[in-house]
Context: one part of a larger RNA
RNA sequence: CGGUGGUUAAGGAACUCUGCAAAAUGGCCCCGUAACUUCGGGAUAAGGGGCGCCUCCGAGGGUGAAUAGCCUUUAGAGGCCACAGAAAAUCGGCUCUAGCGACUGUUUAGCAAAAACACAGGUCUCUGCUAACACGUAAGUGGAUGUAUAGAGACUGACGCCUGCCCGGUGCUGGUAGGUUAAGGGAGCAGGUUAGCUUCGGCGAAGCUUGCGACUUAAGCCCCAGUAAACGGCGGCCGUAACUAUGACGGUCCUAAGGUAGCGAAGUUCCUUGUCGGGUAAGUUCCGACCUGCAUGAAAGGCGUAACGACUGGAGCACUGUCUCAACCACCGACCCGGUGAAAUUGUAGUCGUGGUGAAGAUGCCACGUACCCACGGUUAGACGGAAAGACCCCGUGAACCUUUACUGUAGGCUAAUAUUGGGCUGAGAUUUGUUUUGUGUAGGAUAGGUGGGAGGCUAUGAGCUACCAGCGCCAGCUGGUAAGGAGCCAUCCUUGAAAUACCACCCUGAAUAUGUUUUAGUUCUAACUUCGAUCCCUUGAAGCAGGGCGAAGGACAUUGUUAGUUGGGCAGUUUGACUGGGGCGGUCUCCUCCCAAAGAGUAACGGAGGAGUUCAAAGGUACCCUCAGCCUGGUUGGCAAUCAGGCUCAAAGAGCGCAAAGGUAGAAGGGUGCUUAACUGCGAGACUUAUCAGUCGAGCAGAUACGAAAGUAGGACUUAGUGACCCGGUGGUUCCGAAUGGAAGGGCCAUCGCUCAUCAGAUAAAAGGUACUCCGGGGAUAACAGGCUUAUCGCAUCCGAGCGUCCAUAGCGGCGAUGCGGUUUGGCACCUCGAUGUCGGCUCAUCACAUCCUGGGGGUGAAGAAGCUCCCAAGGGUUUGGCUGUUCGCCAAUGAAAGUGGUACGUGAGCUGGGUUCAGACCGUCGUGAGACAGGUCGGUCCCUAUCUGCCGUGGGCGUACGAAACUUGAGGAGAUCCAAUUUUAGUACGAGAGGAUUUAAUUGGACGUAGCUCUGGUGUACCAGUUGUCGCGCUAGCGGCACGGCUGGGUAGCUAACUACGGAAAGGAUAAACGCUGAAAGCAUCUAAGCGUGAAGCCCGCUCCGAGAUUAGGUUUCGUGGCACCCCUAGGGUGUGAAAGUCCCCUGGAAGACGACCAGGUUGAUAGGCUGGGUGUGUAAGCACAGUAAUGUGUUCAGCUAACCAGUACUAAUGGACGAAUG
Repeated sequence: CGGUGGUUAAGGAACUCUGCAAAAUGGCCCCGUAACUUCGGGAUAAGGGGCGCCUCCGAGGGUGAAUAGCCUUUAGAGGCCACAGAAAAUCGGCUCUAGCGACUGUUUAGCAAAAACACAGGUCUCUGCUAACACGUAAGUGGAUGUAUAGAGACUGACGCCUGCCCGGUGCUGGUAGGUUAAGGGAGCAGGUUAGCUUCGGCGAAGCUUGCGACUUAAGCCCCAGUAAACGGCGGCCGUAACUAUGACGGUCCUAAGGUAGCGAAGUUCCUUGUCGGGUAAGUUCCGACCUGCAUGAAAGGCGUAACGACUGGAGCACUGUCUCAACCACCGACCCGGUGAAAUUGUAGUCGUGGUGAAGAUGCCACGUACCCACGGUUAGACGGAAAGACCCCGUGAACCUUUACUGUAGGCUAAUAUUGGGCUGAGAUUUGUUUUGUGUAGGAUAGGUGGGAGGCUAUGAGCUACCAGCGCCAGCUGGUAAGGAGCCAUCCUUGAAAUACCACCCUGAAUAUGUUUUAGUUCUAACUUCGAUCCCUUGAAGCAGGGCGAAGGACAUUGUUAGUUGGGCAGUUUGACUGGGGCGGUCUCCUCCCAAAGAGUAACGGAGGAGUUCAAAGGUACCCUCAGCCUGGUUGGCAAUCAGGCUCAAAGAGCGCAAAGGUAGAAGGGUGCUUAACUGCGAGACUUAUCAGUCGAGCAGAUACGAAAGUAGGACUUAGUGACCCGGUGGUUCCGAAUGGAAGGGCCAUCGCUCAUCAGAUAAAAGGUACUCCGGGGAUAACAGGCUUAUCGCAUCCGAGCGUCCAUAGCGGCGAUGCGGUUUGGCACCUCGAUGUCGGCUCAUCACAUCCUGGGGGUGAAGAAGCUCCCAAGGGUUUGGCUGUUCGCCAAUGAAAGUGGUACGUGAGCUGGGUUCAGACCGUCGUGAGACAGGUCGGUCCCUAUCUGCCGUGGGCGUACGAAACUUGAGGAGAUCCAAUUUUAGUACGAGAGGAUUUAAUUGGACGUAGCUCUGGUGUACCAGUUGUCGCGCUAGCGGCACGGCUGGGUAGCUAACUACGGAAAGGAUAAACGCUGAAAGCAUCUAAGCGUGAAGCCCGCUCCGAGAUUAGGUUUCGUGGCACCCCUAGGGUGUGAAAGUCCCCUGGAAGACGACCAGGUUGAUAGGCUGGGUGUGUAAGCACAGUAAUGUGUUCAGCUAACCAGUACUAAUGGACGAAUG
């Protein structure tokens, strides 16, 4: 010093994030018990009373024959003792008020027990049984030996009152007319080849082959509806009432619809500590309201709610060492002795301080200072201490999980085709062939399909006409059938592009019908296939299983295989850019022009300014001609400015040049006119530029051309932007290649096309997010803390003096400006540290600066006094307690002389705490489709380290201090202390009209702080005394003892101790600061100064207290002890051995001394300790005996007995015995 316990004066939560912890409560009986309520509760509510022992008496019960005895319960009366009778132990603190969750339960084994999960209840959706759903490749199994009152999935979460509007989006369900749509089927077309033909260019049947492909074809999607207790969503602006304010009301825009009831600064409210009220002395919390709801809201339920909760707030009562403010005690550690005996760590260590330096915070470098050597006990400020290759941050073309309307796939689902897979019937469609039919422009007799033949054809095998029926229809008629009837009807002629359906043939369009083929829909059959059969038969000895039979149900469906479409975070693999004064957000990424750019070229930045991703058939070529902008004058509307005229000789360029800028340009590149296409083909000496790839200029040659009389000019544009490698693919051309040959396919070459490949030298044809559940590798190459540099910002000061101050710049202020200092703010930079420098606040303990809050000394004052304001000096001391909040800060309450500002790793976590922030759980709001996120809020949530070195606080040992000792000292140096107020007096004086009201002097008291002490007051006091409960023991009684926190309770000696007691700060002196002076020149004056001399502060040096000669400069004084004996060398003296002094130590007895050493008292010539005797103190009247009483008990003996550490006396016991120790260097 700590741990675990005990007690504590006065106060009683003032502690603190929080009454954390502790204390208190506690048993049984009786009385009594509120709001509220789901009528069960709440409730042991709360709050009271009683309780021991003895005697008497009554009553009940059991046993019993019994009114006996014994056991037991209980009412009443009376008595006795104590501080205390549930006497110990065991053993609820209570109340009020909110939030959340109904409840009992469950959960993160090892940080979160909760408001999270679950729950009964509610709702929606699916599921008809071979159920849905789930597991499985399948067989099969669960569901369930269940059957919609069942099962599965989802949301909500007892109960009460309720649950609004929106179907536009997404999802789900339903619908199917239309659109779109795969494989399969497939008419037809085209290419290739070539028998043959050929005008030699080519054409080209069949077959084979390649390609395209009408048509057919499902789900899906589009589409149309429904659905929100599906995912989800639920507005803005303007105006308006006779004070103002507000806005019932109106207007307008948008929407799928604009938030209803309820609640509301909330676990949701940023601003915000909203405002008001309550509670408190004081309330960032709490409760009640208001409504301005950043960003409430109705089953991701809304609002209430009795009961319940190791949940989370707020308040009160009780109670207390939580605190003011700490004290004592017990035991266990620590410490000492004996035994045994780890660990992390460790470059080597002979391991100081300060200032500086330095990879920017030094034991190790520089300077100065300090420092004899070595230990022990303590303490943690440092060793950027130990531990863990930082979890934050960034980086990695790292990882892993998770999400989704990222990309690409995929299990599964749905759907189609086809195989398994067969037969009939009906309907519908397509198609082949046959038959029968249909056909109206106008004109025209009239419903003329086309072409050809054709002069006749049809008719008793029944013509015309009539009636009825059927079909078609352009409503005029045509065709067919039936009946009756009994002989004619039509063409040629007229009109018409075309002439007769008079008649025949072929063909077209539409239709009908028959046959064949085929498709499709429906239906049916049974034989594939599937399922079923507890009660039938067999395999087979049992069997409900399996197989076969038999029977039943279904049935070419289903199932399964293959192919195809669709769906498909269910699952998988991946992607998700870089630059960046950290990263993210923002911005940017290619090209052109200018500045930066430092007079060659080039030259960076998230430096400063702008542009481009084209345009033009003339805005190109050529020949010829012309000159602009502006200004002045004149002139219709007409103005400063429109178009017009003039300016010989106003005007060199300020204009224009398609667009940015720069350069250029009037002797044109600008403005016109004519003719035109060189906006040509093939090339290109040589240069510029340049890593590469690219890019730029280019005379000249050949061909063909335009303009010009010609010389000539022309291979786009005054110039510099107007862009994209490779691969892949298309188109045109081609004297190229052509897998036996010939062709073809395909390729090459030339020309050209397809990229906001804009992350623009272009990773792929094709790609987004989350991680706080995280992980790995790295980085102080890079952020957050701290340090460093800087000082924009910040703080402080100075200068100037516009102005304010009645007057007056400067009592006090001070515009616009200027100059510094500081290194406390917010920043900038990214220099040490990412193989770890723990981060806010509090507590504890501080230390320094001074730009001073108080106290002290002064100057000025717009200073009468008092109180102030301002400035100068001054760092000695001091600088409060509470309410709220995690707070620093701040606000508030109350004091006070004052409630200072800062630094110290925003001092201090190997000192404490852990409320905040900042892991994992959870809730709300908001954002996000989602995973999730939020300097938004909220509840909960593991703080390790035995100290090696330095430092610091203490304590020893060694050696030194030139003989050995014992005492007493000096004081170099160091440390401590250093405060303030009030009252009285001077004095109600000076001053002042008054109100008010001093300087100064003297005295007293007090607060805080400090030192010492225990007489007093108290605390403690586990070695003292007493009382007492339960139980056990000493055989019993009596009396004692053990255990139960010393069992509990009441007191208490010594010691220790504070709240108790006493004292302290001073005075005096010296030198000074600011300031005030004397004398006094420089400068005949003036001047506190230059020489000289003074006054002057809580400050400095003394003075006061303590340490102190390791003060290696080791000091001084006094006292004590001295050189004996033997031997040797040889004698001036020296050597060896031995004895021994003063004194000290070991050892012993002890101590109000002490961790151990040390210190102090003492060691027989002795009171050191123990014992004994006496006294004191404390307790409170012992035991025994006697007496009184029925007894408990009382009284007397007896202020008794006992009594620790206290004070004396007394050798009874123990302090026995030993060692060291000086005159040489």
Large-subunit ribosomal RNA, half B from a Pirellulaceae bacterium, 1225 nucleotides, folded computationally. It was read from a public genome assembly. Model confidence (mean pLDDT): 84 of 100. Rfam family: Bacterial large subunit ribosomal RNA. Rfam links the family to the GO terms structural constituent of ribosome and ribosome.